[in-house]
Model confidence (mean pLDDT): 80 of 100. The RNA shown here (transfer RNA) has 83 nucleotides and comes from a Clostridiaceae bacterium. Rfam family: tRNA. It was read from a public genome assembly.

RNA sequence: GCGGACAUGGCGGAAUUGGCAGACGCACUAGAUUUAGGAUCUAGCGGGAAACCGUGGGGGUUCAAGUCCCUUUGUCCGCACCA
Numbered sequence: 001g002c003g004g005a006c007a008u009g010g011c012g013g014a015a016u017u018g019g020c021a022g023a024c025g026c027a028c029u030a031g032a033u034u035u036a037g038g039a040u041c042u043a044g045c046g047g048g049a050a051a052c053c054g055u056g057g058g059g060g061u062u063c064a065a066g067u068c069c070c071u072u073u074g075u076c077c078g079c080a081c082c083a
Stems, first nucleotide, its partner, number of pairs: 001079007010026003019063001028044005046053002056072005
């Protein structure tokens, strides 16, 4: 240099043909239970006061994009080139 794969909350990991992003699990918070801890049960758990925003960054198509198109960054794999 060429080709390919991947990037989603604190962590792992989903999402058919473009149609409520984060299901589900772990961790965490509050409460119940317990002498206490563990376990169990109930509720909550991305950001924001809210409106809204959020799928590596930027742009585009569309009523609607994690998904399609262009561009770009990073990681990994293969090939090639130079020494």